[in-house]
Context: one part of a larger RNA
Molecule: large-subunit ribosomal RNA, domain I
Organism: Paracoccaceae bacterium
RNA sequence: AGCAUAAGGCGGAUGCCUUGGCAGCUGAAGGCGAUGAAGGACGUUGUAACUUGCGAUAAGCUUCGGGGAGCUAGUAAACAAGCUUUGAUCCGAAGAUUUCCGAAUGGGAAAACCCAGUAUGUAUAAGCAUACUAUCUUGCACUGAAUACAUAGGUGUAAGAGGCAAACCUAGGGAACUGAAACAUCUAAGUACCUAGAGGAAAAGAAAUCAACCGAGAUUCCGGGAGUAGUGGCGAGCGAAACCGGACCAGCCCUUAAGCUUCAUAAGAUUUAUUGGAACAUUCUGGAAAGUAUGGCCAUAGUAGGUGAUAGCCCUGUACAUUAAAAAUCUUUUGAAGUGAAAUCGAGUAGGUCGGGACACGUGAAAUCUUGACUGAAUAUGGGGGGACCAUCCUCCAAGGCUAAAUACUCUCAGCUGACCGAUAGUGAACCAGUACCGUGAGGGAAAGGCGAAAAGAACCCCGGCGAGGGGAGUGAAAUAGAACCUGAAACCUUAUGCUU
Numbered sequence: 001a002g003c004a005u006a007a008g009g010c011g012g013a014u015g016c017c018u019u020g021g022c023a024g025c026u027g028a029a030g031g032c033g034a035u036g037a038a039g040g041a042c043g044u045u046g047u048a049a050c051u052u053g054c055g056a057u058a059a060g061c062u063u064c065g066g067g068g069a070g071c072u073a074g075u076a077a078a079c080a081a082g083c084u085u086u087g088a089u090c091c092g093a094a095g096a097u098u099u100c101c102g103a104a105u106g107g108g109a110a111a112a113c114c115c116a117g118u119a120u121g122u123a124u125a126a127g128c129a130u131a132c133u134a135u136c137u138u139g140c141a142c143u144g145a146a147u148a149c150a151u152a153g154g155u156g157u158a159a160g161a162g163g164c165a166a167a168c169c170u171a172g173g174g175a176a177c178u179g180a181a182a183c184a185u186c187u188a189a190g191u192a193c194c195u196a197g198a199g200g201a202a203a204a205g206a207a208a209u210c211a212a213c214c215g216a217g218a219u220u221c222c223g224g225g226a227g228u229a230g231u232g233g234c235g236a237g238c239g240a241a242a243c244c245g246g247a248c249c250a251g252c253c254c255u256u257a258a259g260c261u262u263c264a265u266a267a268g269a270u271u272u273a274u275u276g277g278a279a280c281a282u283u284c285u286g287g288a289a290a291g292u293a294u295g296g297c298c299a300u301a302g303u304a305g306g307u308g309a310u311a312g313c314c315c316u317g318u319a320c321a322u323u324a325a326a327a328a329u330c331u332u333u334u335g336a337a338g339u340g341a342a343a344u345c346g347a348g349u350a351g352g353u354c355g356g357g358a359c360a361c362g363u364g365a366a367a368u369c370u371u372g373a374c375u376g377a378a379u380a381u382g383g384g385g386g387g388a389c390c391a392u393c394c395u396c397c398a399a400g401g402c403u404a405a406a407u408a409c410u411c412u413c414a415g416c417u418g419a420c421c422g423a424u425a426g427u428g429a430a431c432c433a434g435u436a437c438c439g440u441g442a443g444g445g446a447a448a449g450g451c452g453a454a455a456a457g458a459a460c461c462c463c464g465g466c467g468a469g470g471g472g473a474g475u476g477a478a479a480u481a482g483a484a485c486c487u488g489a490a491a492c493c494u495u496a497u498g499c500u501u
Base pairs, nucleotide, nucleotide: 001500002499003498004497005496006495007494008493009492015486016450017449020421021420022418023417024416025415026414027413028412029410030409031164032163039101040100041099042055043054044053046079047078049075050074051073061095062094063093064092065091066090070083071082072081106115107114108113116133117132118131119130120129121128122127135161136160137159138158139157140156141155142154143153168199169197170196171195172194173193179186183233209216210215220247221246222245223244224243230238231237251402252401253400254346259339260338261337262336263335264334266332267331268330269329270328271327272326275321276320280295281294282293284291296313297312298302304316305315306314351375352374353373354372355371356370357369358368361387382397383396384395385394386393437444438443457485460472461471462470463469
């Protein structure tokens, strides 16, 4: 030095576990905000820090319900000082308080800071306290130029708005990569993205619609029709409709009304705290019984979780019943108010020409819808459509408006489910994570779970630097479970023994 065996070290795989995630289902909710939001800064407990709660009334104050013995939040024990059957802590409802920043709104500003004005009150105080003072839009009133009347403008007052928020929706704008095996029409795609606006849904909607000589009868969504008819450098691709079957169904108005909203009224239901709630003992093993054995019991309850191993009958619960002072929501009854409300059956409209766009349809034979420019009818004895156009026939009535449901989505709440994950997985985050850290910044972005049933977390003694670490003792079922703590693989490093060189 190598090999073998044994015992260790290091290391943290594997097994088991789950506080956390993921995907859904059902129901709810679908907004919050000048009565100051979302999000923060700074404070706040007897004791430093962080988290949670709260706001100078600061882990809280008041009232009303529930509840019934302990409590003064967590990490996190201890001490101190207190509260509590005259009902505390705790749970629910409604109130009060709610610093400063932030739309931030008196002015300013490098967010959490600086500096004011007006009015009132107060010892007339050079102080203090309270309230108000942004902008825009609309209404009203007063004033008021060039310029006579006026108008613009100004001032005051009242109401409204502003900002935030995950997706869904409508409208106004609107790419490129890419595909076409290059690329220009085309595609990607009216997608991404920007902007405006709204609602719990939005949009659409009661035929100037389809159809085909038979008829249907608003809209929306789904399954077919159908990858069909078409369209297309007829390339890549794009791609209907009638009709059928379902979901859901609702019609109305402009002479006036359906409907909707708010408030009040009465009844009922639901929700936001609760309460009751059946039934088991012994033996054996064991540290521990829920396991084994024997014999019972309940069940409208054998979902689930916990308890020293696997519990229907030990605990919390579960089935089933039960409850509301207060508040909220919904349904229905009755009443009131508001809205509907635009206007007078739709004229610079229909139609036409030129240029665009939308229609599955790229200008094509291109109807239909829309409109930037220019034009421009008829008035139910009329007009539109039926895919160039004409006739016949059929069908409908534009240029005004409202309308639930079936449909889309999930920042969020509650319950439940899983041939979903189980700590390199599952959210980036099971743990004080959008943290530490990196970056001027936009932004990027981790690692990190497990003693034990119970801390019973090792009194006391010894070595040692009043160490680190260890040896005894003790606890425990176990300490090779000792906090660097379940299990403890491999690589790697030692020690002992044997063999070989």